[in-house]
RNA sequence: CCCCGACAAGGGCACCCCCGUUUCGUAAGACGGGUCCGCAAAGUCCAGGAGCUCCCACCCGAGGAGCCGGCCGGAUUGCCGAA
Numbered sequence: 001c002c003c004c005g006a007c008a009a010g011g012g013c014a015c016c017c018c019c020g021u022u023u024c025g026u027a028a029g030a031c032g033g034g035u036c037c038g039c040a041a042a043g044u045c046c047a048g049g050a051g052c053u054c055c056c057a058c059c060c061g062a063g064g065a066g067c068c069g070g071c072c073g074g075a076u077u078g079c080c081g082a083a
Base pairs, nucleotide, nucleotide: 004081005080012039013038017034018033019032020031023030024029037070043076044075045074046073048072049071051067052066053065054064055063
């Protein structure tokens, strides 16, 4: 240095759920507070696949516009140091 990842140390993030008394959005969802299931990249970037919403539409599909990214994937950076 790389791999690896502990009932280690110190930090970090925050699913679900609840609240928002005039928060934002048609919606998916976002944001803030509480909580803590979990996470060694649950940091950052991308947005290919999956999923979701809206438009169109009798339905499906196709098409268009979006959402998510803690489902899978790609790129890149990085804390600690037992075996």